RNA sequence: CGGGGUUUAGCGCAGCUUGGUAGCGCGCAUCGUUCGGGACGAUGAGGGCGCAGGUUCAAAUCCUGUAACCCCGA
Repeated sequence: CGGGGUUUAGCGCAGCUUGGUAGCGCGCAUCGUUCGGGACGAUGAGGGCGCAGGUUCAAAUCCUGUAACCCCGA
């Protein structure tokens, strides 16, 4: 330098193909249960999707540019 992949909650991921209220597991908080803890049950908090721009009534999703990391080639 060329090509490809990944980026979404504290952590690991799904959702993108087919645009329509952002989800799952673990973790965390409160409550119940327990002598207490764990386990179990109930409730809840927490992200607007790496960044910038565009298209659209509407964008995590489509388009353009760009950053970080990983892989392949030169």
A computed fold for a 74-nucleotide RNA from a Clostridia bacterium, annotated as transfer RNA. Its mean pLDDT, the model's own confidence on a scale to 100, is 81. The sequence was found in a public genome assembly.